[in-house]
Context: one part of a larger RNA
Molecule: small-subunit ribosomal RNA, central domain
Organism: metagenome
RNA sequence: CUGGGCGUAAAGGGUGCGUAGGCGGCACUGUGUGUCGGAUGUGAAAUCUCACGGCUUACCCGUGAAACUGCAUUCGAAACUACAGAGCUAGAGUAUGGGAGAGGAGAGCGGAACUCUUGGUGUAGCGGUGAAAUGCGUAGAUAUCAAGAAGAACACCGGUGGCGAAAGCGGCUCUCUGGACCAAUACUGACGCUGAGGCACGAAAGCUGGGGGAGCAAAGAGGAUUAGAUACCCUCGUAGUCCCAGCCGUAAACGUUGUGAACUUGGUGUUGGAGGAUUGUCCCCUUCAGUGCCGGAGCUAACGCAUUAAGUUCACCGCCUGGGGAGUACGGUCGCAAGAUUAAAACUC
Numbered sequence: 001c002u003g004g005g006c007g008u009a010a011a012g013g014g015u016g017c018g019u020a021g022g023c024g025g026c027a028c029u030g031u032g033u034g035u036c037g038g039a040u041g042u043g044a045a046a047u048c049u050c051a052c053g054g055c056u057u058a059c060c061c062g063u064g065a066a067a068c069u070g071c072a073u074u075c076g077a078a079a080c081u082a083c084a085g086a087g088c089u090a091g092a093g094u095a096u097g098g099g100a101g102a103g104g105a106g107a108g109c110g111g112a113a114c115u116c117u118u119g120g121u122g123u124a125g126c127g128g129u130g131a132a133a134u135g136c137g138u139a140g141a142u143a144u145c146a147a148g149a150a151g152a153a154c155a156c157c158g159g160u161g162g163c164g165a166a167a168g169c170g171g172c173u174c175u176c177u178g179g180a181c182c183a184a185u186a187c188u189g190a191c192g193c194u195g196a197g198g199c200a201c202g203a204a205a206g207c208u209g210g211g212g213g214a215g216c217a218a219a220g221a222g223g224a225u226u227a228g229a230u231a232c233c234c235u236c237g238u239a240g241u242c243c244c245a246g247c248c249g250u251a252a253a254c255g256u257u258g259u260g261a262a263c264u265u266g267g268u269g270u271u272g273g274a275g276g277a278u279u280g281u282c283c284c285c286u287u288c289a290g291u292g293c294c295g296g297a298g299c300u301a302a303c304g305c306a307u308u309a310a311g312u313u314c315a316c317c318g319c320c321u322g323g324g325g326a327g328u329a330c331g332g333u334c335g336c337a338a339g340a341u342u343a344a345a346a347c348u349c
Base pairs, nucleotide, nucleotide: 003321004320005319006318007303008302012317014201015200016199017198021194022193023192025088026087028085029084030083031082034080035077036076037075038074039073040072041071042070049065050064051063052062053061054060091191092188093187094186095185096183097182098181103177104176105175106174107173108172109171110154115149116148117147118146119145120144121143125136126135162169163168206247207246208245209244210243211242215241216240220236221235222234223233258316259315260314261313262312263311266294267293268292269291270290271289272288273287274286275285276284298305299304322349323348324347331342332341333340334339
């Protein structure tokens, strides 16, 4: 190399778009690239295999045959593959008409609550805990009423509901905008699948500059607890959390399950659409697309998976190869840094 694997044992890239490459629907004609067959030449000898023979046998040796699975030339075959030409519509896409949706971006608006400020009422406590204390309060707190300010998040609806490639998305309205689904026709005519590199997006935390700062809260301070308490509990509280611009590029980025396609018993919910039936927008039947549960064959080490496969197959990519050393060192690339990425060995069991 071949091989065997990747839900939980080592192993699916965080996600998409896409370059090269790999692979690719139905039918026709041609060529004859791969492919297949014949012939000729060559494929040194020795070696290997077989037969016979020579040393008393064996080792060894001799003679002959076969083989040397290859290459070149030439003559053919045309199913498959490739290429060229001309077609088809079942894959893919476009047009038309619909309904659904927290899909994205920007702007504006709203109410509840917390906090703060001012004013009124009012008086000695409030707060907090297992119990307390720190803390706040006679300079009038807590409570309560009114007015105002500011920031952040959007209760109920809300749902193994929806949308998005993933990260993720939830008050309301408007503007711009992406995708999917369904129905019936028309059109293009394989335009497809995957995708090394590459590019784009990518929670939280973190970083740079500028704003903002109500609540919460790493660090920090104090009070408790305790043998101690650099914690758990309490009172405060700064970065941060929020916005704009730019970095970072990682997560148990998980369904721990790559993408696409085909096929393979069922039952029962739910979301969006269409058709039938019906007085009917109810119920019911059929069907398409999604999303759950249960379960059969089959698979699996078992657990379990089971038309949303981990079943039966194909195409392409990524990855694994005993534990530790180590996702580390060194070097390279990227980054302001933090660090990320690529990625060993000695040694040891």